[in-house]
RNA sequence: GCCGGUGUGAUGGAAUUGGCAGACGUAGUGGACUCAAAAUCCACCGGUGGCAACACCGUGCCGGUUCGAGUCCGGCCACCGGCA
Repeated sequence: GCCGGUGUGAUGGAAUUGGCAGACGUAGUGGACUCAAAAUCCACCGGUGGCAACACCGUGCCGGUUCGAGUCCGGCCACCGGCA
């Protein structure tokens, strides 16, 4: 230099044919239970704004296509593998 693969919450990892992003688990927070703890059970668990209800943003980064993109297209970055 060329070719291929991968990139999603703190973390592992899903998401059918483009149609509610984050299922399910781990970690964490609050609560129940307990004399206390462990185990178990319930709820919460990306960011910003808001008293709240809620709104907007968010799938490596920047664009494009589309009514609609994690998914399709282009460029770039990082990592892994192969060829030279």